[in-house]
RNA sequence: CAUCGACAAGGGCAAACCCGUCGCGAGGCGGGGACGCAAAGCCACGGGACUGGCUGGACCAGUCAGCCGGGCUGCCGAA
Numbered sequence: 001c002a003u004c005g006a007c008a009a010g011g012g013c014a015a016a017c018c019c020g021u022c023g024c025g026a027g028g029c030g031g032g033g034a035c036g037c038a039a040a041g042c043c044a045c046g047g048g049a050c051u052g053g054c055u056g057g058a059c060c061a062g063u064c065a066g067c068c069g070g071g072c073u074g075c076c077g078a079a
Base pairs, nucleotide, nucleotide: 004077005076012037013036017032018031019030020029021028022027035066041072042071043070045069046068047067048064049063050062051061052060053059
């Protein structure tokens, strides 16, 4: 340095659910709360799921990074 990830150290994030708020909606944000997470940090690039337009989707506009890949960045150091 790369790989890897421990009953390590010090820290971090926060599912469901509840409250408030924004949005037609999927959902977002804030507070509470912890199921989990070594990228559960960031990016909708590929696939996927979901929402609205409108009956339809191969169209248009969106949502999800805690669905799977990919890209960028990053703490610690036992085997």

A computed fold for a 79-nucleotide RNA from a Chloroflexota bacterium, annotated as c-di-GMP-I riboswitch aptamer. It matches the Rfam family "c-di-GMP-I riboswitch aptamer". Gene Ontology term of the family: cyclic-di-GMP binding. The sequence was found by an Rfam model in a public genome assembly. The coordinates come from a structure-prediction model, not an experiment, and the mean pLDDT is 87.